Order: sequence, then structure tokens, then C1' cells
RNA sequence: CGGGGCGUGGCUCAGUUUGGUCUAGAGCGCUUCCUUGGGGUGGAAGAGAUCGGUGGUUCGAAUCCACUCGCCCCGA
Repeated sequence: CGGGGCGUGGCUCAGUUUGGUCUAGAGCGCUUCCUUGGGGUGGAAGAGAUCGGUGGUUCGAAUCCACUCGCCCCGA
């Protein structure tokens, strides 16, 4: 310098194929309550991300396009 992959709640991921009745879902974790003598287990309820960033296309974008940041891989 060129090419490719990844980036979504605290963590690990799904959702991108066919943009929309998913105004983002799951497991673990966290908070409160019940259960217990207490803890664990089990049960109930709840909080937490607008999708790496910016801009654009569109009636509508996590999803399409451009630029850009971080990490990883390949080539030179």
C1' cells in the first nucleotide's frame, strides 16, 4: 500500500440472505420480591443497547451506499 472478516445491553452471540406488522431478541450476569434459620438451588417481576462513528439513498435503515475509527487475517 492492496484485499477480506469482525464491531449490537456488563459479557457471549442471533437478527443483515427478501429494508417494513422485531419502535432490536436469547443465554449468562445484575436489581427487587417469594421460598430458607442463613446461603445455594428453584420461582416471579424488572432495569439495561437505538446497532463503532459521520454523511447519504428511501415514505421507512442494525440491514443498502460512501467515507472513516478500532481489532484480526491474507498478499506485497
Predicted 3D model of a 76-nucleotide RNA (transfer RNA) from a Candidatus Omnitrophota bacterium. It was read from a public genome assembly. Lineage of the source: Bacteria > Pseudomonadati > Candidatus Omnitrophota. It matches the Rfam family "tRNA". By type it is a transfer RNA.